[in-house]
Molecule: c-di-GMP-I riboswitch aptamer
Organism: Desulfosporosinus sp.
RNA sequence: UACUGAUGAUGGCAAACCUGUUGAAAAGCAGGGACGCAAAGCUAGAGGGCCUGUAAAAUGGCAGCCAGCUACCAAA
Numbered sequence: 001u002a003c004u005g006a007u008g009a010u011g012g013c014a015a016a017c018c019u020g021u022u023g024a025a026a027a028g029c030a031g032g033g034a035c036g037c038a039a040a041g042c043u044a045g046a047g048g049g050c051c052u053g054u055a056a057a058a059u060g061g062c063a064g065c066c067a068g069c070u071a072c073c074a075a076a
Base pairs, nucleotide, nucleotide: 004074005073012037013036017032018031019030020029021028022027035064041069042068043067047066048065049062050061051060
């Protein structure tokens, strides 16, 4: 130094499911709960993709699909 990533340090996040709640739905929020995650941090008209919805159409969602931006640690 990072295009690398360990039975390491300090910390972090939280799938399914359950309860409550908002919503037409997808899904969101709060609590419980951990399948996992080295970016599972941030970004959703102005990259692609997916979900809901519709006769058709997102102007509704998803960042834990790829992507973009930023960042902690440092054994080999």